[in-house]
A computed fold for a 96-nucleotide RNA from Roseburia hominis, annotated as THF (Tetrahydrofolate) riboswitch aptamer. Its mean pLDDT, the model's own confidence on a scale to 100, is 77. The sequence is in RNAcentral, with records from MGnify.
RNA sequence: GCAGAGUAGACACAUGCGCGUUAAGUGCCGGCUGAACAGGGAGUUGUCAGCCAGACGAAAAGAUUUUCUUGCGGUGCAUGAGUCGCAUCCCGCUGC
Numbered sequence: 001g002c003a004g005a006g007u008a009g010a011c012a013c014a015u016g017c018g019c020g021u022u023a024a025g026u027g028c029c030g031g032c033u034g035a036a037c038a039g040g041g042a043g044u045u046g047u048c049a050g051c052c053a054g055a056c057g058a059a060a061a062g063a064u065u066u067u068c069u070u071g072c073g074g075u076g077c078a079u080g081a082g083u084c085g086c087a088u089c090c091c092g093c094u095g096c
Base pairs, nucleotide, nucleotide: 001096002095003094004093009084010083011082013080014079015078016077017076018075019073020072021071028054030052031051032050033049034048035047039091040090041089042088060070061069062068063067
C1' cells in the first nucleotide's frame, strides 16, 4: 500500500408464553429528553428508546358463557436459526 474479519442493532420466519379485540398496541407528522453504534478513541443531519401533542384507524365467530375454543392485530416478550449490518474519521487485528 491492497484485501479482509468482527458489534450493537434492524428485518422477516418458526416455536412458546402473554396482551388487546369494551382498541391498548403497531404504523404516521411534530416537539423535548436520553441511549447505543465492531478491540480502543471520536461520532452525525443516520438508528433506537422514553415523554408530550396531533391525524388516521381494526374482525369477530362459536360453545358446555365469572370461562373456554377458533380467529383477528403492520400486537409484547423469550428462544432458535436466517438475512442485512460499525453514516463517517483515526488507531489496532488477520492475510498478501